This is a predicted structure of a 1480-nucleotide RNA (small-subunit ribosomal RNA) from Anisodus tanguticus. The RNAcentral record of the sequence draws on SILVA. Its mean pLDDT, the model's own confidence on a scale to 100, is 80.

RNA sequence: AAAGUUCGAUCUUGGCUCAGGAUGAACGUUGGCGGCAUGCUUAACACAUGCAAGUCUGAUGGGAAACAUUGGAAACCGUGUUUCUAGUGGCGGAUGGGUGAGUAACGAGUAAGAACCUGCCAUUACGAGGGGAACUACAUAUGGAAACGACUGCUAAUACCCCGUAGGUUGAGGAGAAAAAAGAGGAAUCUGCCAGAGGAUGGGCUCGCAUCUGAUUAGCUAGUUGGUGAGGCAAUAACUUACCAAGGUGAUGAUCAGUAGCUGGUCUGAGAGGAUGAUCAGCCACACUGGGAUUGAGACACGGGCCAUACUCCUACGGGAGGCAGUAAUGGGGAAUUUUCUGCAAUGGGCGAAAUCUUGACGGAGCAAUGUCGCAUUGAGGUAGAAGGCCCACGGGUUGUGAACUUCUUCUUUUUUGAAGAAGAAGCAAUGACGGUAUAUGGGGAAUAAGCAUCAACUAACUAUGUGCCAAUAGCCACGGUAAUACGGAGCAUGCAAGCAUUAUCCGAAAUGAUUGGGCAUAAAGCGUCUGUAGGUGGCUUUUUAUAUCCAUUAUCAAAUCCCAGGGCUCAACCCUGGACAGGCAGUGGAAACUACCAAGCUGGAGUAUGGUAAAGGCAGAGGGAAUUUCCUGUGAAGCGUUGAAAUACGUAGAGAUCGGUAAGAACACUAACAGUGAAAGCACUCUAUUUGGCUGACACUGACACUGACAGAUGAAAGGUAGGGGAUCAAAUGGGAUUAGAUACCCAGUAGUUCUAGCCGUAAACAAUAGAUAUUAGGCAUUGUACAUAUCGACCCUUGCAGUGCAAUAUCUAACACAUUAAGUAUCCCACCUGGGAGUAUGUUUGCAAGAAUAAAACUCAAAUGAUUUGAUGGGUCCCACACAAGUGGUGGAGUAUAUAGUUUAAUUCAAUACAAAGCGAAGAACCUUACCAGGACUUGACAUGCCACGAAUUCUCUUGAAAGAGAGGGAUGCCUUCAAGAACGCGAACACAGGUGGUGCAUAGCUAUUGUCAUCUCAUGUCGUAAAGUAUUGGGUUAAGUCCCACAACGAGUGCAACCCUCGUGUUUAGUUACCAUCAUUAAAAUUGAAACCCUGAACAAACUGUCAGUGAUAAGCCGGAUAAAGGUGAAGAUGAUGACGUCAAGUCAUUAGGCCCCUUAUGCGAUGGGUGACACAUGUGCUACAAUAGUCAGGACAAAGGGUCGCGAUCCCGUGAGGGUGAGCUAACCCAAAAUCCCAUCAUCAUUUGAGAUUACAGGCUGCAACUCGCCUGCAUAAAGCUGGAAUCGCUAUUAAUCACCGGUCAGCCAUACGACAGUGAAGUUGUUCCCGGGCCUUGUACACACCGCUCAUCACACUAUAGGAGUUGGCCAUGCCUGAAGUCGUUACCUUAACCACAAGGAAGGGGAUGCCGAAGGCAGGGCUAGUGAUUGGAGUGAAGUCAUAACAAGGUAGAUGUACUGGAAGGUACGGCUA
Repeated sequence: AAAGUUCGAUCUUGGCUCAGGAUGAACGUUGGCGGCAUGCUUAACACAUGCAAGUCUGAUGGGAAACAUUGGAAACCGUGUUUCUAGUGGCGGAUGGGUGAGUAACGAGUAAGAACCUGCCAUUACGAGGGGAACUACAUAUGGAAACGACUGCUAAUACCCCGUAGGUUGAGGAGAAAAAAGAGGAAUCUGCCAGAGGAUGGGCUCGCAUCUGAUUAGCUAGUUGGUGAGGCAAUAACUUACCAAGGUGAUGAUCAGUAGCUGGUCUGAGAGGAUGAUCAGCCACACUGGGAUUGAGACACGGGCCAUACUCCUACGGGAGGCAGUAAUGGGGAAUUUUCUGCAAUGGGCGAAAUCUUGACGGAGCAAUGUCGCAUUGAGGUAGAAGGCCCACGGGUUGUGAACUUCUUCUUUUUUGAAGAAGAAGCAAUGACGGUAUAUGGGGAAUAAGCAUCAACUAACUAUGUGCCAAUAGCCACGGUAAUACGGAGCAUGCAAGCAUUAUCCGAAAUGAUUGGGCAUAAAGCGUCUGUAGGUGGCUUUUUAUAUCCAUUAUCAAAUCCCAGGGCUCAACCCUGGACAGGCAGUGGAAACUACCAAGCUGGAGUAUGGUAAAGGCAGAGGGAAUUUCCUGUGAAGCGUUGAAAUACGUAGAGAUCGGUAAGAACACUAACAGUGAAAGCACUCUAUUUGGCUGACACUGACACUGACAGAUGAAAGGUAGGGGAUCAAAUGGGAUUAGAUACCCAGUAGUUCUAGCCGUAAACAAUAGAUAUUAGGCAUUGUACAUAUCGACCCUUGCAGUGCAAUAUCUAACACAUUAAGUAUCCCACCUGGGAGUAUGUUUGCAAGAAUAAAACUCAAAUGAUUUGAUGGGUCCCACACAAGUGGUGGAGUAUAUAGUUUAAUUCAAUACAAAGCGAAGAACCUUACCAGGACUUGACAUGCCACGAAUUCUCUUGAAAGAGAGGGAUGCCUUCAAGAACGCGAACACAGGUGGUGCAUAGCUAUUGUCAUCUCAUGUCGUAAAGUAUUGGGUUAAGUCCCACAACGAGUGCAACCCUCGUGUUUAGUUACCAUCAUUAAAAUUGAAACCCUGAACAAACUGUCAGUGAUAAGCCGGAUAAAGGUGAAGAUGAUGACGUCAAGUCAUUAGGCCCCUUAUGCGAUGGGUGACACAUGUGCUACAAUAGUCAGGACAAAGGGUCGCGAUCCCGUGAGGGUGAGCUAACCCAAAAUCCCAUCAUCAUUUGAGAUUACAGGCUGCAACUCGCCUGCAUAAAGCUGGAAUCGCUAUUAAUCACCGGUCAGCCAUACGACAGUGAAGUUGUUCCCGGGCCUUGUACACACCGCUCAUCACACUAUAGGAGUUGGCCAUGCCUGAAGUCGUUACCUUAACCACAAGGAAGGGGAUGCCGAAGGCAGGGCUAGUGAUUGGAGUGAAGUCAUAACAAGGUAGAUGUACUGGAAGGUACGGCUA
């Protein structure tokens, strides 16, 4: 410090995710030791049991025990000492300890303040004199189960009461008001007591600042705010009360609701910040829930008391007891949190004069890897690089010096033994829970000790194997469909390490809420516009003050923590000491530039007045003509009107057309312009009245009066709504007609509406998708208004200023596109707004007559959504080319038949090929074989290869059985080589390694091939432009078949393709002449040439053609057009043809040519044999053949080729046969044979016919090949004589020696299903001098929401499944406040009903107290109607997600009607139409 993820690619915007750190953690797995810390985050849920607050006999009266002792005869009594103990009494139980429920508050933090109290403590200065009455304990008697009471009587005090005394306090004065306690000691003296002062400590109160979220909580408040009097308190105060006033508070967020203890700090971060508030420390609040007081210095009191509710326990049913959020422990809840331990030795607290006593505070131990820090699990040597594992190219590599082995050590730990008063303990002594613990020391033995996660990228670390979109993984992207570095286990590796990984949460990364430090034209985002309140900001000069600001200083911001330095535990963590820091708040002193305040001025900002001026600015009134429609009249006669084409509609009752006239309403042609004007919406015939604002000149006046603007107010197209007019045109809805698969668009008619008045609505793509104001930063061009200058008769032109409106462009800026003085540049000020979908939706509220508008979420879901660009692809966009169309010609599609295929059938009908680019294709030959298929019958080292062993040379002959393969049996005979062991070849046998596979995968591959396409493209180096993808070159102007060539040009060059080079045909020359040619010949128009080399022909080598030449055109180029020449010339280039096929595309085809990876079979998916099948047949398709006839058929005659093949062959001649063919066999390894037809000519048919056309089918008789012709061959003869009379929609080939037509040959091959395929020559046309359209292709441009690329993408309803959510008759809870009823305890008050020791009186009684009764307040409870909130609810609504459904095709291209938008109507659905505005 970054990284992954949107795209074919790039740059943005923008979210999601990761790497880091942290935790009171939990879970999984593993686990050696120690130090220091930490340990119910959930149920403030319920709690058995023990302990957690006592102490003092030196305050006091008793009781008990022990000891001692005086007296006494004894019993016994008395005295003293010590100990124990329940009461009275004193102090302490308000500290310590726990918890975080409540609390949004002066509760906490910080800084201040005045009207207060303060036990114990310390200081100071006094006092303590004299009396009195009781009550516990106790004794007697007694109630109750218990808890606990009750009668009578005695008694003490530092318990209680009275009197006396007074320093002092208050008050103008008069007058009035107090207290005390003693105890111990032989004594000195010590400890206490009362009142006062000031102190310290602690506490109470007031206040400034700041302290979470929500406005879908906007008003709240009645003791409420203030005053006076009174009461009350330690003290101020509506704290309380009577009266009076009507205030107080709030947009700087009151009230209400939700959530929450606050802080020092802690975690994180570079910081600013963000999150958090365990342990430790400060404060607050609470003590089962609620209320209330008493005592006291202090409480409204955790382990006190009273009352009420709930709960639990005891009970003899009469009544009682209780409160762990103290410490342990238990149950429960929960993912989850410890021992019913020890000691007061230390520190601290309480009481006491003290010794003591007490203390679950605290000190310690135990449990837990919960965290953190430290240590160990060994160190050195050690290659046969051992064994084993894994991988392998089989050579080896790796694990790996790792182990074994040798040697050393004993720090750690464990076990064993021994020793020392370790420190913690102080001032002489005593006192140690921890603990016989730490530490030290002796002995022994490597002995006791490594796991967890990960290994596709991010992210350090890779292989084999199993699995096969299964099982699984996953933080994000994603992985898995038979070769998974991503799943599982394994080997190796990497990281951390007594831990490791996961989960949860926080900060960071995230500049992803942006003060530091973001944005708003197109990505999310400028309110439709203006006025204007609060607020924010604000011109120039000079004073004052010192608010903000700055400097210095003081106090404070507890300690701990953090930081720095030093020190102590062996180090570290940890602990100790000191220092520094502490940005805040407050005080004091200074500074005065800037901000602010005070005061005085200024004119530049702003405004007023004034001269001039432009304009569709607003409002009101009046007037005008053209057009449209209606109506009237005339003329006139058959249609009109509409459309892609029609129909509905109108018309002989006279339309339409035309002339003239009437009426009505609405809108204002031309001028008209990127012109004007207004805040925007908007505004256009002319004139008049009235009125707002702007601009400009001159420079008179005011003197900062300004800018922006939350809330608010005004205005606001179209549509829509209400009421009343009006109603010509156009026209949602609607009706009819057509179209269509169906609808829409379209046509005819037509309502609301469109128009006016009043008032409502308040929205638009209300757009420049750009808020407003000010200043500033190159120029140029155009235009509107105005002023000056100039010129003129006047108007232009030219120059300048101000104010507008536009264009292109520099710097800058921008992601790019673009913007650019009218900024999206540079700056300042203020306002609005900003993170996919769900959703501008739900709910609530406001508003509206309604339609609706405004404000405005969440659950859930996704890893993207978006902007600009680039390259492709594509478009029902543009240009160009091609047998692409057109113009021609002949076909296919109809018939019969051949063949191939689909389908069906079958034991099998083997397999492959399936749009063009499969289908007379692989197959250039299926009767057996082929053959891969099927049936039954056989074999198992095999039909074939190599290696090892044994026997025999091999070959060969015969027999039985069998369909054959095979099985079984018998006979004869020996070679080559030799180092005499053996060997080669062959056969047979046995066991193994292995052979074999036309088995799978062409989507694992090589090779080959088709296709695009013989289309003209496809790229590279350097340079240059761009952030980049990419561009340029390769575009442009011409030209060409061509990226062919020329010119221009930020490009200059190069490569692959194009062309050429090669073959054949066409002309000529030379050369060579055998088997060819040659005198009755050949060539030629003719002349003429020729006897061995002329001609024909054959082989070989050359020549010729290059836009070379002329004219025109073009830019003078490239080229094009015309002519000459020539055997051949530019209609097409090479004259024609062949071979030749760029980068790439289609996961195109082929595992069945071959090769080869992986998988599969191995007495079978291998290998022989027989028979069958590949030839089936309702039907469908492709490609051919033959025809349908007279340009023909048939018969007879006689001509003319080229190229091929031939010795297991071609086969002449002659003979036989109607013929296929048979017999014979000359010649030929080839100028010998196979070997011509159409044409032509003579006749016939004399009819246009299913015929003398056509030949299918079938019967019979034959021939040939072959072991074999049934399934299943070809040919011949005779007989038979089917469909078919030129073929619907549709569709194919062909541009010249071409189409069409006629035969010939070849390969494969015994034969042949060949009408196929490949070649060859003969005869031999027509039409096109074009590019509108169809198909395909190419360049360019443009649009794009496509990139698997239009066979794309994508929207909505419906159906199904799941999820969350909203409404919902209601229903069940909770919380809050209000009103009324009831009213416990208790304070305060009232009361003379009862009662009373201290004092006065002393007779009655008084003062004062107690009890009872009663008044106000008052918790819980009850009733009532509300508000808020949570759960649930038949059912309803939309939303989201899913994969294969259904219906259409709305959007993206001009998406086939341009789209989107506000409103309205309408339709299964996307949607359609109307009105207005927008261009995205």
The source organism's lineage runs through Eukaryota, Euphyllophyta, Gunneridae, asterids and Anisodus. It matches the Rfam family "Bacterial small subunit ribosomal RNA".